Description: A computed fold for an 84-nucleotide RNA, annotated as c-di-GMP-I-GGC riboswitch aptamer. Its Rfam family is "c-di-GMP-I-GGC riboswitch aptamer". Gene Ontology term of the family: cyclic-di-GMP binding. The sequence was found by an Rfam model in a public genome assembly. The prediction has a mean pLDDT of 88.

RNA sequence: UCAGAUAAAAGCAAACUUGGUAAAAGCCAAGGACGCAAAGCCACGGGUCUAAAGCAUUUUGCUAUGAUAGCCGGGUUACCGAAG
Numbered sequence: 001u002c003a004g005a006u007a008a009a010a011g012c013a014a015a016c017u018u019g020g021u022a023a024a025a026g027c028c029a030a031g032g033a034c035g036c037a038a039a040g041c042c043a044c045g046g047g048u049c050u051a052a053a054g055c056a057u058u059u060u061g062c063u064a065u066g067a068u069a070g071c072c073g074g075g076u077u078a079c080c081g082a083a084g
Stems, first nucleotide, its partner, number of pairs: 002084001004080001011036002016031006034070001040076003044073003047068003054062003
């Protein structure tokens, strides 16, 4: 350094509920724990969700400039540290 333990110390917090916020997806706060060794941070690539505005339009459809890092890859920083 890699790797990640029936080790130690710390940390995060899904669903759901309440309040706030947003056009929506979602996000924020409190409660709550399904899980997580980067479930810290960054939308760079792919995926997914949304469609206010815009475009087309009879219904309605398309598009990210919105969102997701707890979908995957990538970048970046970091606690502990056994066997190997």